[in-house]
Context: one part of a larger RNA
RNA sequence: UGACGGGGGCCCGCACAAGCGGUGGAGCAUGUGGUUUAAUUCGAAGCAACGCGAAGAACCUUACCUGGGUUUGACAUCCUUUGACAGUCCCGGAAACGGGAUCUUUCCGACUUUGCCGGAGCAGAGUGACAGGUGCUGCAUGGCUAUCGUCAGCUCGUGUCGUGAGAUGUUGGGUUAAGUCCCGCAACGAGCGUAACCCUUGUCUUUAGUUGCCAGUAUUAAGUUAGGCACUCUAAAGAGACUGCCUCGGUUAACGGGGAGGAAGGUGGGGAUGACGUCAAGUCCUCAUGGCCUUUAUACCCAGGGCUACACACGUGCUACAAUGGGCUGUACAAAGGGUUGCCACUCUGCGAGGAGGCGCUAAUCCCAAAAAGCAGUCCUCAGUUCGGAUUGGAGUCUGCAACUCGACUCCAUGAAGGUGGAAUCGCUAGUAAUCGUGGAUCAGCACGCCACGGUGAAUACGUUCCCGGGCCUUGUACA
Numbered sequence: 001u002g003a004c005g006g007g008g009g010c011c012c013g014c015a016c017a018a019g020c021g022g023u024g025g026a027g028c029a030u031g032u033g034g035u036u037u038a039a040u041u042c043g044a045a046g047c048a049a050c051g052c053g054a055a056g057a058a059c060c061u062u063a064c065c066u067g068g069g070u071u072u073g074a075c076a077u078c079c080u081u082u083g084a085c086a087g088u089c090c091c092g093g094a095a096a097c098g099g100g101a102u103c104u105u106u107c108c109g110a111c112u113u114u115g116c117c118g119g120a121g122c123a124g125a126g127u128g129a130c131a132g133g134u135g136c137u138g139c140a141u142g143g144c145u146a147u148c149g150u151c152a153g154c155u156c157g158u159g160u161c162g163u164g165a166g167a168u169g170u171u172g173g174g175u176u177a178a179g180u181c182c183c184g185c186a187a188c189g190a191g192c193g194u195a196a197c198c199c200u201u202g203u204c205u206u207u208a209g210u211u212g213c214c215a216g217u218a219u220u221a222a223g224u225u226a227g228g229c230a231c232u233c234u235a236a237a238g239a240g241a242c243u244g245c246c247u248c249g250g251u252u253a254a255c256g257g258g259g260a261g262g263a264a265g266g267u268g269g270g271g272a273u274g275a276c277g278u279c280a281a282g283u284c285c286u287c288a289u290g291g292c293c294u295u296u297a298u299a300c301c302c303a304g305g306g307c308u309a310c311a312c313a314c315g316u317g318c319u320a321c322a323a324u325g326g327g328c329u330g331u332a333c334a335a336a337g338g339g340u341u342g343c344c345a346c347u348c349u350g351c352g353a354g355g356a357g358g359c360g361c362u363a364a365u366c367c368c369a370a371a372a373a374g375c376a377g378u379c380c381u382c383a384g385u386u387c388g389g390a391u392u393g394g395a396g397u398c399u400g401c402a403a404c405u406c407g408a409c410u411c412c413a414u415g416a417a418g419g420u421g422g423a424a425u426c427g428c429u430a431g432u433a434a435u436c437g438u439g440g441a442u443c444a445g446c447a448c449g450c451c452a453c454g455g456u457g458a459a460u461a462c463g464u465u466c467c468c469g470g471g472c473c474u475u476g477u478a479c480a
Stems, first nucleotide, its partner, number of pairs: 001480002003477003007474007015464002019428005026319008034310002042053002064305007073130001077129002079126005087102006106120004111115001132294002135292003141288002143283003148277001153192006159168003172183003198271004203239007212229003217226002242265001245259005321421001325380007337368003342361002346357004387418001392413007434456007
C1' cells in the first nucleotide's frame, strides 16, 4: 500500500421488511448429469453452465458410428502435356463411383483460304512444391463476450512531505442518483468514468395531404364517389423543463421541503452508451493466428444409422387441479410486423386439418387478419365432474426425393396423474406485477423457446435491527 475480520461509523440496492404472483408436488416440453450404446459429435460448470453456442438435428446440417470408395485430393497457386468438357442413353451399384455407347468440338488475335502459331477460359492425365484437418493447446495469442456494475470510482502532471516503499491531491463539514456540486484545506490543475450531447415516448406549432383522414354539403351497401386538409394520422423542421418563478429551511453556498403556472417538475418514462481493472472467467467448433501433431489419413466423397436411447437425479418452462370457472350462441375495441420462389380476398368443396378454381398486391392502396381476455344471453352446481387433458387405438391432411427409426396438424374413440404442492427457493415498486391475445427471425416442414407488440390492469413499502451484494472513512492483523 492492499486484502481480510462472526471490528466500528456513515450510506445505497426488490438486499431484507410490507405485499402480489410463482418454482419445489402432477402430466408434458426442453436443456443437463448419469447410465446405456457401434456412435449416443463437441463445447458451456456457483452467482456469471443447464429453452446456453443451436434465429429451428428426418436427408442435408454433422463435426460422431458402421460400411463402400478416393489419394496433388471437395477447394487455391505454379509447371508439363492432351483437347474439348458438359449433356443424353445402357450396364453394375445402396449411393459415391466404375465401365460402355452416342452427340458435340469454346472464345479472341495474327498470317495466305486449307491449316498452323500465340493468348484466354474450361476439362482430363502426370509430377512435385503443396492443399486439407470442427485434430491438441483459450495456461502461447488477437478479436469478441460474460461478470463485479451503470457500481462511483480509477489515475496523471507540477508542487510539497517522507531516507524509502509511498503520502498529499481523492481526506474533512454539508449535499447528491453520482469523486454531483458547495465550503474549507500544501496543494494547484488535468484526464478516463458520472452527467450532457444520440434514439424513442409524452404536449404544441409550422410545412406537406396520398394510398391516410371526414367537420359541413351532396351521394353510397360501404370515406364508396364529388369535394375538403379543419380533425386523426403520417414524417421532417422547430418550440417546450432550466430549480426559470414564489416561499420556507440552510453558511449569504451547494442543496432540500412546499407551491404556482404547465401536456410534462426537479435525471419526466424507456433505451443505447459499461472507466482503471478482477476472475490464467468463456471461446483455437464464427473468424484470425504461434507452436505441436496428422499427410493412402486425424484429409475427401457417399449410403445407412446416431446426435431423438432411459432404472434414475437436477435446472428452465407450458398445461392444470376449476364456478373470479368450463361449454355454446351473439357482439365490441389494438399495436407492431411480414409478403412476388411470396401473402392470398372471394366462390365451390370437406365435420376438420385441407383441397379445386381464382381477384388484388413489389403494398399507409391488396393480403396474412379471427385479435383474445371483455360484454350480453344460456347450460353446467362442487363431482375426479360438461374440471383436467396425458396416454393409446383407428382414419386422414400438409411439407418434402423421402415422415420406420424421427415432423407438424386434423377428426372419431380412449380419458391417466392431478383436489393448490415438505424443507427450501425465485421474480416484481406502475402502465410495473399478474393476466389476455398478436406478430417476427430461423425456416421446405417443424416453437410450450427466443425477440418484439399492444389489451385489461393491481397490492404494498412502517422502516434499515437482521440476511446478501456494494461504496467511503477508520481500527486490528504472526496474511501478500

A computed fold for a 480-nucleotide part of an RNA from an uncultured prokaryote, annotated as small-subunit ribosomal RNA, 3' major domain.
Model confidence (mean pLDDT): 84 of 100.
The RNAcentral record of the full RNA draws on ENA.